[in-house]
RNA sequence: ACUCUGGAGAAGCCCGGAAACGGGGACCGAAGGUGCAAGGCGGCUCACGCCGUCGAAUCUCUCAGGUAAAAGGACAGAGU
Numbered sequence: 001a002c003u004c005u006g007g008a009g010a011a012g013c014c015c016g017g018a019a020a021c022g023g024g025g026a027c028c029g030a031a032g033g034u035g036c037a038a039g040g041c042g043g044c045u046c047a048c049g050c051c052g053u054c055g056a057a058u059c060u061c062u063c064a065g066g067u068a069a070a071a072g073g074a075c076a077g078a079g080u
Base pairs, nucleotide, nucleotide: 001080002079003078004077005076006075013024014023015022016021026067027066028065032063033061035059039054040053041052042051043050044049
């Protein structure tokens, strides 16, 4: 990397519309993405310290995505 299996949360919401689609507030976190703790590095400082930068997650935000089923799905197990 590919194949198989398991795999959560949250309205089958409301309004307009014949439909396509558009609008509205609510909710969820497990595609993807944002943020940072310790610590590292650099600058200033006699020093304390301050500033910048790098910096993980199932944490955080909810941009994206999602809120019956299907699909998708982090992650886990097995196989090649």
The RNA shown here (Glycine riboswitch aptamer) has 80 nucleotides and comes from uncultured Dysosmobacter sp. The prediction has a mean pLDDT of 87. The sequence is in RNAcentral, with records from MGnify. Taxonomically the source falls in Dysosmobacter (Bacteria, Bacillati, Clostridia, Oscillospiraceae).